Record summary
Model confidence (mean pLDDT): 84 of 100. This is a predicted structure of a 111-nucleotide RNA (SAM riboswitch aptamer (S box leader)) from Peribacillus loiseleuriae. The organism belongs to Peribacillus, within Bacteria. Rfam family: SAM riboswitch aptamer (S box leader). A reference for the family is Epshtein et al. (2003), "The riboswitch-mediated control of sulfur metabolism in bacteria", Proc Natl Acad Sci U S A. The sequence was found by an Rfam model in a public genome assembly.
[in-house]
RNA sequence: CUCUUAUGAAGAGAGGCGGAGGGACUGGCCCUAUGAAGCCCGGCAACCAUUCAACAGCUUUGUUGAAAAGGUGCUAAAUCCUGCAAAGCGUAAUGCUUUGACAAAUAAGAG
Numbered sequence: 001c002u003c004u005u006a007u008g009a010a011g012a013g014a015g016g017c018g019g020a021g022g023g024a025c026u027g028g029c030c031c032u033a034u035g036a037a038g039c040c041c042g043g044c045a046a047c048c049a050u051u052c053a054a055c056a057g058c059u060u061u062g063u064u065g066a067a068a069a070g071g072u073g074c075u076a077a078a079u080c081c082u083g084c085a086a087a088g089c090g091u092a093a094u095g096c097u098u099u100g101a102c103a104a105a106u107a108a109g110a111g
Base pairs, nucleotide, nucleotide: 001111002110003109004108005107006106007105013041015040016039017038021031022030023029025083027081028080042075043074044073047071048070050067051066052065053064054063055062056061079103084100085099086098087097088096089095
C1' cells in the first nucleotide's frame, strides 16, 4: 500500500511543554492567542491478547458476563453536516426526512 470482516448519535482534564493552525477530501458550517497542530502526563473505551466466573462442547474450543497490569485506538460538534442512488414529503424557488451505497477512520486477519 491492497484485500476481507467488524464498528460508529455513548464515553474521556479549566494539567505541563509548545507556539498557528485545525476539523481526511468537496461545498458548508465550526473550533482556535479565554491559545491550533504536535509531544508528555492524565482519562475513556474494551477491537486484539490476557485473567476470572457461568454455561455449552469435549481436548483444548465456543458463547455470555466481569476485570483492565499488555498491544493498538480514542479523548469539540453523529464519522460535525454534506457529496452518489432510491423512497416519502414539500416550495414560487432554494429544500426536508429516511434508507442504502461511496469515501474516510479504527481494530483484527490476509497478501